[in-house]
Context: one part of a larger RNA
RNA sequence: CCUUUGUUAAGGAACUAGGCAAAAUAGCGGCCGUAAUUUAGAGAUAAGGCCUCCCCGGUUCGGAUUUCGGAUUUCGGAUGUCAGAUUUCGGAUUUAUAUAAAUUAAUAAUUUGUGUAAUUAUCCGAUAUCUGAUGUCUGAUAUCCGAUUUCCGAAACGGGGCGCAGCUAAAGAGCCCUGGCGACUGUUUAGCAAAAACACAGCUCCCUGCUAACUCGAAAGAGGAUGUAUAGGGGGUGACGCCUGGCCAGUGUCCGAACGUUAAGGGGAGAGGUUAGUCCGAUGUACUUCGGACGAAGCUUUGAUCUGAAGCGCGGAUGAACGCCGGCCGUAACUAUAACGGUCCUAAGGUAGCGAAUUUCCUUGUCGGGUAAUUUCCGACCUGCACGAAUGGCGUAACGACUGGGGUACUGUCUUAACAAAGGACUCG
Numbered sequence: 001c002c003u004u005u006g007u008u009a010a011g012g013a014a015c016u017a018g019g020c021a022a023a024a025u026a027g028c029g030g031c032c033g034u035a036a037u038u039u040a041g042a043g044a045u046a047a048g049g050c051c052u053c054c055c056c057g058g059u060u061c062g063g064a065u066u067u068c069g070g071a072u073u074u075c076g077g078a079u080g081u082c083a084g085a086u087u088u089c090g091g092a093u094u095u096a097u098a099u100a101a102a103u104u105a106a107u108a109a110u111u112u113g114u115g116u117a118a119u120u121a122u123c124c125g126a127u128a129u130c131u132g133a134u135g136u137c138u139g140a141u142a143u144c145c146g147a148u149u150u151c152c153g154a155a156a157c158g159g160g161g162c163g164c165a166g167c168u169a170a171a172g173a174g175c176c177c178u179g180g181c182g183a184c185u186g187u188u189u190a191g192c193a194a195a196a197a198c199a200c201a202g203c204u205c206c207c208u209g210c211u212a213a214c215u216c217g218a219a220a221g222a223g224g225a226u227g228u229a230u231a232g233g234g235g236g237u238g239a240c241g242c243c244u245g246g247c248c249a250g251u252g253u254c255c256g257a258a259c260g261u262u263a264a265g266g267g268g269a270g271a272g273g274u275u276a277g278u279c280c281g282a283u284g285u286a287c288u289u290c291g292g293a294c295g296a297a298g299c300u301u302u303g304a305u306c307u308g309a310a311g312c313g314c315g316g317a318u319g320a321a322c323g324c325c326g327g328c329c330g331u332a333a334c335u336a337u338a339a340c341g342g343u344c345c346u347a348a349g350g351u352a353g354c355g356a357a358u359u360u361c362c363u364u365g366u367c368g369g370g371u372a373a374u375u376u377c378c379g380a381c382c383u384g385c386a387c388g389a390a391u392g393g394c395g396u397a398a399c400g401a402c403u404g405g406g407g408u409a410c411u412g413u414c415u416u417a418a419c420a421a422a423g424g425a426c427u428c429g
Base pairs, nucleotide, nucleotide: 001424002423003422004421005420006419007418008417010415011414014413019410027052029051030050031049032048037042039239053161054160055159056158057157059155060154061153062152063151064150067147068146069145070144071143072142074140075139076138077137078136079135080134081133082132083131084130085129086128088126089125090124091123092122094118095117096116097115098114099113100112101111102110162166174408175407176406177405178404179403180402181400182399186198187197202237203236204235205234206233207232208231214223215222216221240395241394242393243392245325246324247323250322251321252318253317254316255315256314259313260312261311265307266306270302271301272300273299274298277294278293279292280291281290282289326344327343328342329341330340353387354384365381366380367379368378369377
């Protein structure tokens, strides 16, 4: 000197891009206390203050427990009274039948008695069983209350003790104020980025009627979905609150079908080539040969009017579809400015809200606040180079290992360095 640690007078962020690092805070222990704001849940352990160990004392409370007393609940047992129902029996009444007697000419009928059968109906009495109500006695169980015994625990209070310090070690939030962004929890560049990026619930548009749309697959088929528009797929925005302006000219999408244009195909007026044949000329006795003209059918090369779809042209609609949302000149009784006027262009000329902003070039804009002093920060202004409304606009409690500014506490970050420890480096071996 290096690495890792420890301590430090006075100051306390003067360090630095930036309090990076370090220090400080520290017990989801008890008590007290706790703001703005707020979606009334939160913010909140907000912040801030006090207590905390040991010994003694009585007090209070809780739990368990011992022994009594009282009350009540529930489940029984025995028994009295009353009521009802049912069973069995007896009597009266009733019917049928048999029989005896009386009456009578006659058991034809009637009356009385007896036996048998029925017992349907009514009344009276008795027996037994069941049910309900109520009373008395008694057993068990549980609960509550009061007194009492013992044990455990807790709390506050009073007195005393020791230390600088009692959550005595270790471990274990620093806090506050004010902006930006994103609502939130979540996800991400395995190995330089954890974020304001992605996702998200919510909002909205488009498609899809089921053999759905869509996706994978030459196809079969599968997923979607053993779902059915409160379902499924795709695009955008991104909780919540207040809202979401103008433009359909261009591009896209959807709807329309009259007209124009338009392919293959259909169709075949006509034209060309070829020539059986006819005519003319020459040769020639004739037949023939040669040259020229015309030229049917067939074959062949072509081919006009006409017919012929979508598309495009054409006519509409559509922005939470792609997107777009002006210029110049003049004008008010100080000046300045321009509510106002003129003019050109456009499909229409940026509304609400916000604004030197993660957007402002000029720019360290200007004013105010904070500081002794501030290109940062906060609040305003508006001259917006070049904000602006679901490519969302503006707010917003809570949340954030996000990001900006300020404060308090704290410190070797610094003024400014010093000492100490361990391990290296260095010398010798």
Predicted 3D model of a 429-nucleotide part of an RNA (large-subunit ribosomal RNA, domain IV) from a Patescibacteria group bacterium.
Its Rfam family is "Bacterial large subunit ribosomal RNA".
The source organism's lineage runs through Bacteria and Bacteria candidate phyla.
The full RNA is in RNAcentral, with records from ENA.
The coordinates come from a structure-prediction model, not an experiment, and the mean pLDDT is 82.